[in-house]
Context: one part of a larger RNA
RNA sequence: GCCGGCGACUCAUAGGCGGUGGCACGGCUAAGGCGAUGCACGCCGAAACCGUAGCGAAAGCAAGUCUGACAAGGGCCCAUGUCAUCGUUUAUGGACCCGAACCCGAGUGAUCUAACCAUGGCCAGGGUGAAGCUUUGGUGAGACUGAGUGGAGGCCCGUACCGACCGAUGUUGAAAGAUCGGCGGAUGAGCUGUGGUUAGGGGUGAAAUGCCAAUCGAACUCGGAGCUAGCUGGUUCUCCCCGAAAUGCGUUGAGGCGCAGCGGUGUUCGAGGGUGGGCCAGGGGUAAAGCACUGUUUCGGUGCGGGCUGCGAGAGCGGUACCAAAUCGAGGCAAACUCUGAAUACUGGCCCUGCUUGCCGAACACCAGUGAGACGAAGGGGGAUAAGCUUCUUUGUCGAGAGGGGAACAGCCCAGACCAUCGGCUAAGGCCCCCAAAUGGCCGCUAAGUGGCAAAGGAUGUGGGAGUGCUCAUACAGCCAGGAGGUUUGCCUAUAAGCAGCCACCCUUUAAAGAGUGCGUAAUAGCUCACUGAUCAAGCGCUCCCGCGCCAAAGAUGAACGGGACUAAGCGGCCUGCCGAGGCCAUGGGAUGUAAAAAGCAUCGGUAGGGGAGCGUUCCGCGGCAGGUUGAAGCGUAAGCGAGAGCACGCGUGGACGAAGCGGAAGUGAGAAUGUCGGC
Numbered sequence: 001g002c003c004g005g006c007g008a009c010u011c012a013u014a015g016g017c018g019g020u021g022g023c024a025c026g027g028c029u030a031a032g033g034c035g036a037u038g039c040a041c042g043c044c045g046a047a048a049c050c051g052u053a054g055c056g057a058a059a060g061c062a063a064g065u066c067u068g069a070c071a072a073g074g075g076c077c078c079a080u081g082u083c084a085u086c087g088u089u090u091a092u093g094g095a096c097c098c099g100a101a102c103c104c105g106a107g108u109g110a111u112c113u114a115a116c117c118a119u120g121g122c123c124a125g126g127g128u129g130a131a132g133c134u135u136u137g138g139u140g141a142g143a144c145u146g147a148g149u150g151g152a153g154g155c156c157c158g159u160a161c162c163g164a165c166c167g168a169u170g171u172u173g174a175a176a177g178a179u180c181g182g183c184g185g186a187u188g189a190g191c192u193g194u195g196g197u198u199a200g201g202g203g204u205g206a207a208a209u210g211c212c213a214a215u216c217g218a219a220c221u222c223g224g225a226g227c228u229a230g231c232u233g234g235u236u237c238u239c240c241c242c243g244a245a246a247u248g249c250g251u252u253g254a255g256g257c258g259c260a261g262c263g264g265u266g267u268u269c270g271a272g273g274g275u276g277g278g279c280c281a282g283g284g285g286u287a288a289a290g291c292a293c294u295g296u297u298u299c300g301g302u303g304c305g306g307g308c309u310g311c312g313a314g315a316g317c318g319g320u321a322c323c324a325a326a327u328c329g330a331g332g333c334a335a336a337c338u339c340u341g342a343a344u345a346c347u348g349g350c351c352c353u354g355c356u357u358g359c360c361g362a363a364c365a366c367c368a369g370u371g372a373g374a375c376g377a378a379g380g381g382g383g384a385u386a387a388g389c390u391u392c393u394u395u396g397u398c399g400a401g402a403g404g405g406g407a408a409c410a411g412c413c414c415a416g417a418c419c420a421u422c423g424g425c426u427a428a429g430g431c432c433c434c435c436a437a438a439u440g441g442c443c444g445c446u447a448a449g450u451g452g453c454a455a456a457g458g459a460u461g462u463g464g465g466a467g468u469g470c471u472c473a474u475a476c477a478g479c480c481a482g483g484a485g486g487u488u489u490g491c492c493u494a495u496a497a498g499c500a501g502c503c504a505c506c507c508u509u510u511a512a513a514g515a516g517u518g519c520g521u522a523a524u525a526g527c528u529c530a531c532u533g534a535u536c537a538a539g540c541g542c543u544c545c546c547g548c549g550c551c552a553a554a555g556a557u558g559a560a561c562g563g564g565a566c567u568a569a570g571c572g573g574c575c576u577g578c579c580g581a582g583g584c585c586a587u588g589g590g591a592u593g594u595a596a597a598a599a600g601c602a603u604c605g606g607u608a609g610g611g612g613a614g615c616g617u618u619c620c621g622c623g624g625c626a627g628g629u630u631g632a633a634g635c636g637u638a639a640g641c642g643a644g645a646g647c648a649c650g651c652g653u654g655g656a657c658g659a660a661g662c663g664g665a666a667g668u669g670a671g672a673a674u675g676u677c678g679g680c
Base pairs, nucleotide, nucleotide: 001680002679003678004677005676006675011093012092013091014090015089016088017087018086019085020084021083022082023081026050027049032044033043034042035041054061055060064076065075066074067073096234097233099231103224104223105222106221107220108219114198115197116196117195118194119193120192121191122190123188125157126156127155128153132149133148134147135146137144161185162184163183165182166181167180168179169178200216202212203211204210209218237614238613239612240611241610242609247260248259249258250257251256261370262369263367264366265365266364267363268362269361270360272357273356274355275354276352277351278350279349280348281347282346288340289338290337294334295333296332298330299329300328301327302326305323306322307320308319309318310317311316373398374397375396376395377394378393379392380391381390382389403414404413405412418589419588420587421586423585424584425583429579430578431577432564433563434562438576440575441574442573443572444571445570451566457551458550461548462547463546464545465544466543467542468541469540470539478535480533481532482531484508485507486506490502491501514529518527519526590604591603592602593601594600615669617666618665619664620663621662622661627657634653635652636651637650640647641646
């Protein structure tokens, strides 16, 4: 892992509600007793309880009572149940099942390990050479000094032994800590044998919360104990009807609860309601807009006040191109501004030969679940006019929704699946092939494989539109020629001659020619342009707008049309046809509601959850059971029946039990729980 068995809403007591039954001339017994006795049971027993009257805090009064000064007003009230049983739900218990880490009690442990006590044992070999001693030198004597002797040390090197610093191997190991190669101590605070002592909030600890039997921030065993678990997981047959929530408030509350909201079931009620459309009537202060208020803001006019400044001894009188209150003119901005003010939304009324009546609403009773929401669209806040971000409001879908489309793809588009059909029509989306359906029609655009990712910005891409200038008195482009003189203007400067720079920018000759457009020189020179003539001969230049394209365009395996491929099979416009779903229609069938039945009508996606109807298992009663060795149960096979759980015939096997029906009672249904036991 698979297969098989086992495996989770129970029981007791007490309440609430509902179904059923008894009694209601109220109901009912409890303890106990009597009878009977194999078990079961029958009878007696109203003490109590519920009901029969309420109101008031109470005294109390009473079909009323309380408040009150009140005969007022107002509040509450003006009678029907009870017992049993079944279902459901609540409470208390382990209370649907499995699961802690812990806490406490009583015990068991120092054969591991920590420390200590008692008594034993062990430490190859080599090196160093302390004190002391002897002696030499030295001295008054010493100190001191040399040599020898001596053999100290938590001394040195290094076995045994003890340890464990590094690396590799090992990592389902040879081993729940080792092996190999190196490493540290090795006469000491050394190592070690045996026996003994200290025990769990305790021991022991050269101290690491270390160790106390592979267990230690409190050992292990049993018990309290089925601790508790607002947490995770699991929770077993079928069909039918309805069908949520992920919100508000509160919470030592935030992944839990309580109340409300939203669901279900039942009863009663509303005579109308609901929904859609039209008309009418409302309130509003949003969007927009505006500047009348509150603020903010730019420019201009006037200029309170101030700064600076002149005159003056001062008082004061002046100036000002500075700042600037207030006011005027012009122009803006605002969630917490409004002189204004929509669309929608909301409320009410009227109308409709629209739809609905299973709809809609209310009350009461009982039973819930939900209280993590997600994305899209629209309007906002937060953020960065970021996020598959976060937080509100309105709405849709998913959630709990299958089907078709979107290549694939909960939340997008179409569309809401009762069942069947080798029938039909459509939606979104499509119609060259993969792949169902026009390689359809007409008019344009694109040349970029644009289509089939992207911006600012850039460009004689290309199509269309609008405007403007020049042009046969010859434009635009090309080619030929001229492009001069005063003059090297003046200034500046080493130079400045059209062309470093500054000022000025005139006059003349002309068809035309700047006190000069660019290159160039040290400065000149030289080339060129403007401008003019000639040649040529028909359109040329500029601006704006629109359509489709181009560049901008670099990413990590090769990947940005689903693919093939396409110049349309791309893009825009118009038109016709077709394909395409579980939608709609057709035909047949089923169920639910109305409903007791028929027709008709309507309905039948569904998680949490509510309600209803059934199937099957074991045992019991009817049971002294039908049946059964002429073959029971079980098992295998298998044409049949039922909407399903399931039911049944036959045959084979099996070898002794055992249905159906009507009832009753439950150890009553398995695929999941890192379930549990067994097998493989």